[in-house]
C1' cells in the first nucleotide's frame, strides 16, 4: 500500500510543550479555537479487536484487564454528489397498467473514511 471479515448514535481528560489553525477528503451548513487549534510528550481513564480464565463443546456465553493496538467535543458533526424501496406531482394513455422525469423521505444499501484481526 492493497484485499477479506467485523464494528462505527454507548463510553472515557488533565498537565507540559507548541503558537494558528481544527472537526479525513470536494461543495454547502453547523461548530471548536489566543479563556490557546493541530502536532509532540507525560500521566490518568474508556472500551474489549487481539489477549487471559471458566463454562459450553466448536460456536457461543460470563468474568477479567497484565500485555499489543485503538479511543477519550459534536452520530464517521450533519448534508449534497450513486442506487433500492415508499409517497407525492407532472408527462405518456380514453381510462387503468406500464414507462419516463422531478421532488420528498428512509437508524436502508453502495461509495468514501476510521479502527481491529488475518492474509499478500
Nucleotide at each position: 500500500u492493497c484485499g477479506u471479515u467485523a464494528u462505527c448514535a454507548a463510553g472515557a481528560a488533565a498537565g507540559g510543550u507548541g503558537g494558528a489553525g481544527g472537526g479525513a477528503u470536494u461543495g454547502g451548513a453547523c461548530c471548536c479555537g489566543a479563556u490557546g487549534a493541530a502536532g509532540c510528550c507525560u500521566u490518568a481513564g474508556c472500551a474489549a479487536c487481539c489477549c487471559u480464565u471458566u463454562a459450553u463443546c466448536u460456536u457461543u456465553a460470563a468474568a477479567g484487564a497484565a500485555g499489543g493496538u485503538g479511543c477519550u467535543a459534536c452520530a464517521u458533526u450533519c448534508u449534497a454528489u450513486c442506487g433500492u424501496g415508499u409517497g407525492c406531482u407532472g408527462a405518456u394513455u380514453u381510462a387503468g397498467u406500464u414507462u419516463c422525469a422531478g421532488c420528498a423521505u428512509c437508524u436502508c444499501g453502495g461509495c468514501a473514511g476510521a479502527u481491529a484481526a488475518c492474509a499478500a

Record summary
SAM riboswitch aptamer (S box leader) from Costertonia aggregata, 120 nucleotides, folded computationally. Lineage of the source: Bacteria > Bacteroidota > Flavobacteriia > Flavobacteriales > Costertonia. Of the family's consensus pairs, 93% are formed in the model. Its Rfam family is "SAM riboswitch aptamer (S box leader)". Rfam's curators write: The SAM riboswitch is found upstream of a number of genes which code for proteins involved in methionine or cysteine biosynthesis in Gram-positive bacteria.